[in-house]
A computed fold for a 109-nucleotide RNA from a Ktedonobacterales bacterium, annotated as SAM riboswitch aptamer (S box leader). Its Rfam family is "SAM riboswitch aptamer (S box leader)". Rfam describes the family as follows. The SAM riboswitch is found upstream of a number of genes which code for proteins involved in methionine or cysteine biosynthesis in Gram-positive bacteria. It was read from a public genome assembly, where an Rfam model found it. Its mean pLDDT, the model's own confidence on a scale to 100, is 79.
Parts: sequence; C1' cells; structure tokens
RNA sequence: CUCUCAUCAAGACUGGCAGAGGGAAUCGGCCCGACGAAGCCUGGCAACCCACCCGCAACGCCGCGGGCAGGGUGCAAAUUCCGGCGACAUUCUGGUCGCGAGAUGAGGG
Repeated sequence: CUCUCAUCAAGACUGGCAGAGGGAAUCGGCCCGACGAAGCCUGGCAACCCACCCGCAACGCCGCGGGCAGGGUGCAAAUUCCGGCGACAUUCUGGUCGCGAGAUGAGGG
C1' cells in the first nucleotide's frame, strides 16, 4: 500500500511540559482554541486481540456466551461535527436502510 471481516449515537474527572493552532483529505458549512489548540508524559476510558477465570452434562480441542484488565493496540468537543449517490419515510423527532469516503482492531497478500 492492498484484500477480507467486525465495530463506529456509549465512555474518559485530573495533573505536568509546551505555546497557536485544531476538528482525516480537497472544497464548503458550522464550530473549538490565551478561561491554553496541536503534540508529548502521568493518571484515565474502553474491551478489538493475547493471556487467565467461569458456564454451555465428564476431560481436551474448537465454538458460543460471560468475566477480568496482566500484555499488545486504540481512544479522549459536537453522530465518523455536517455534506456525496440510491431507495424509503416525512406533522415533528438526532430521519431509516444501503453504497461510497474515513477511523480502529483482527487476519491475509
């Protein structure tokens, strides 16, 4: 880089360093930011994978479900902040479903 599968309306109090940007990319919108952005560290959140524990009629393996939070990732404003295409719905509500784009994990090339 690419392919497959799963998930994406939940969650994350605080402190230190830093010092002007940030919300994936182009464009547009709308926002966040000196009452401190990005980034880094600690703590934190979560539970995808591994390990471990329990259940599914005994044992092992596989599988499914539950638990735990030791290890590997990940995450921390607003739905993935909103937007494109198709179908459906529409009095209203954060429209609903699928595709596309993206993010994260696991596995493969």